[in-house]
RNA sequence: GCCGGUGUAGCUCAACUGGCAGAGCAGUGGUAUCGUAAACCAAAGGUUGUGGGUUCGAGUCCCACCAUCGGCU
Numbered sequence: 001g002c003c004g005g006u007g008u009a010g011c012u013c014a015a016c017u018g019g020c021a022g023a024g025c026a027g028u029g030g031u032a033u034c035g036u037a038a039a040c041c042a043a044a045g046g047u048u049g050u051g052g053g054u055u056c057g058a059g060u061c062c063c064a065c066c067a068u069c070g071g072c073u
Base pairs, nucleotide, nucleotide: 001072002071003070004069005068006067007066010025011024012023013022019056028042029041030040031039049065050064051063052062053061
């Protein structure tokens, strides 16, 4: 230099054929216990890497860039 994969909550990952962004864990509050942990219940937590484009509507499609992983030279 070229080709490809990945980027979504603090972490690990979903989200179907474009149609209200979710789960587990962690953290927070609560129940229970003499008390702690485990367990159970609840709420909270998001500029979907950045910037554009297409569309009535984009996590999803298109373009550029950034980061990261792999391959080729």